[in-house]
Molecule: transfer RNA
Organism: Natronoglycomyces albus
RNA sequence: GGGACGUUAGCUCAGCUGGUUAGAGCACCUGACUCAUAAUCAGGCGGUCGUCGGUUCGAGCCCGACACGUCCCA
Numbered sequence: 001g002g003g004a005c006g007u008u009a010g011c012u013c014a015g016c017u018g019g020u021u022a023g024a025g026c027a028c029c030u031g032a033c034u035c036a037u038a039a040u041c042a043g044g045c046g047g048u049c050g051u052c053g054g055u056u057c058g059a060g061c062c063c064g065a066c067a068c069g070u071c072c073c074a
Base pairs, nucleotide, nucleotide: 001073002072003071004070005069006068007067010026011025012024013023019057028044029043030042031041032040050066051065052064053063054062
C1' cells in the first nucleotide's frame, strides 16, 4: 500500500424483508428470604446504535468517506 470482517448498555452479544417502544444474559442498585453471607425470588437503573454525510415518508439495518480493532496479502 491492497483486501476481508467487526464497532449496539459497565462487559459478552442478539436485533428478521428498513416500519410505529432498541433487547437478552452477566454486572450494579433496592426489597423479600436468612442470625448473617451466598444462592434464590421480585423490582429498578443503564444506549447520541464508532464519527460525519447521503438515500428514504421513515435508517441500528441501505450507500460513501473517515477513525479504531482483528486477520490475510504484498